The RNA shown here (c-di-AMP riboswitch aptamer (ydaO/yuaA leader)) has 156 nucleotides and comes from an Actinomycetota bacterium. Rfam family: c-di-AMP riboswitch aptamer (ydaO/yuaA leader). Rfam links the family to the GO terms regulation of gene expression and cyclic-di-AMP binding. NCBI's taxonomy places the organism under Bacteria, Bacillati, Actinomycetota. The coordinates come from a structure-prediction model, not an experiment, and the mean pLDDT is 75. The sequence was found by an Rfam model in a public genome assembly.
[in-house]
RNA sequence: GCAAACGGAUAGCCGAGCCGCAUCCGCUCCAGGCGGGCGCGGGCGGGGGAUCCGGUGGCCGCCAUGCGGCCCGGGGCGAAUCGUCGCACGUGCGACGUAGCGCGGUCUUUCGGCGCGAGCCCGACAGCUAACUCCGUAGGCCCAGAAAGACGAGGA
Numbered sequence: 001g002c003a004a005a006c007g008g009a010u011a012g013c014c015g016a017g018c019c020g021c022a023u024c025c026g027c028u029c030c031a032g033g034c035g036g037g038c039g040c041g042g043g044c045g046g047g048g049g050a051u052c053c054g055g056u057g058g059c060c061g062c063c064a065u066g067c068g069g070c071c072c073g074g075g076g077c078g079a080a081u082c083g084u085c086g087c088a089c090g091u092g093c094g095a096c097g098u099a100g101c102g103c104g105g106u107c108u109u110u111c112g113g114c115g116c117g118a119g120c121c122c123g124a125c126a127g128c129u130a131a132c133u134c135c136g137u138a139g140g141c142c143c144a145g146a147a148a149g150a151c152g153a154g155g156a
Stems, first nucleotide, its partner, number of pairs: 012141003018042004023037005043137006053127001057071006073125001074122004082097006100116004105151007
């Protein structure tokens, strides 16, 4: 000197996860400050929930057109399903694919590429569903293809 790691800022990314108002406590540099807690609204997202429509598993018993028992359970959030092969034998693990999903301010078109394809929850119970009703408003990343058109943002 350069690069990497680490940290920060800007501009951005996945996602519903954003905005406004109010209140209590603590701290001290008393400021338009910092930290923590509890609320109310708006917006966005999700669940339950009529009519209509859809749907009505199997076996056994009985006091039989209904009741009881046993078996296969069933459902939700999310893009995250499914298949083949192998290893396990414990519901799983791995490989290769795959429905589907994301990618540089936004949208459309064209070309070229890079990734994800998880996890969690309810607890015998829920189809759709107006009114109604309940819940969430997190977390994690971040050096970044090209062209055309339109829009927007920031800087000078």